[in-house]
């Protein structure tokens, strides 16, 4: 250095869920909390899931509005896998 994580040592990270903030929504950040987490650090490349403010076509409604189906583009999720980068301490 590489693999590896059983027992340690120093840590670290934070789920649900409550408050308050941003958002059309997924969900984000902040403060409380801990279900976990050896990469639960960091990245939207691949697959996967979510959400519809917006477009397209259609359907309902007496016509428009409202509401419904879908497609499309756009956001989200790295604590859903994979992949790429980067670290702490140790076995063998």
């Nucleotide at each position: 250095a590489u693999c590896u994580g059983a027992a340690a040592a120093a840590g670290g990270c934070a789920a649900a869920c409550c408050u308050g903030a941003c958002c059309a929504a997924a969900g984000u950040c902040a403060g409380g909390g801990a279900c976990g987490c050896a990469a639960a650090g960091c990245c939207a490349c691949g697959g996967g899931u979510c959400c519809u403010c917006g477009u397209c076509u259609c359907c309902u409604c007496u016509u428009u509005c409202c509401g419904g189906a879908c497609c499309c583009a756009a956001g989200a999720c790295a604590g859903c896998c994979g992949g790429g980068c980067u670290g702490c301490c140790g076995u063998c």
Molecule: c-di-GMP-I riboswitch aptamer
Organism: Gammaproteobacteria bacterium